Notes:
Predicted 3D model of an 80-nucleotide RNA (c-di-GMP-I riboswitch aptamer) from Candidatus Kuenenia stuttgartensis. The model forms 95% of the base pairs in the Rfam consensus. The prediction has a mean pLDDT of 81. The organism belongs to Candidatus Kuenenia, within Bacteria.
């Protein structure tokens, strides 16, 4: 650069749920807690979803959430 099927090492996140708090809400933050994870480190850039407003409805604004599905960047080990 490139693969990660397998076996390894070393470690890493941390669903669902509970309490606390924060927000109209979706939902976030801290603590537990393990449901999974080779990028489940980053990024709202494309598409889907969900919130709020407005509309009869869409549209259209503005927000959610990277553990939805591409995409794009940066990464441990091992092998070539």
């Nucleotide at each position: 650069u490139u693969u990660g099927a397998a076996a390894a090492a070393a470690g890493g996140u941390a669903a669902a749920c509970c309490a606390a708090u924060c927000g109209u809400g979706a939902g976030g933050u801290u603590g537990g807690g393990a449901c999974a994870c080779a990028a489940a480190g980053c990024c709202a850039u494309g598409g889907g979803u969900c919130u709020u407003u407005c509309u009869u409805a869409a549209a259209g604004a503005a927000g959610a959430a990277u553990g939805c599905c591409a995409g794009g960047u940066u990464g441990c080990c091992a092998g070539a």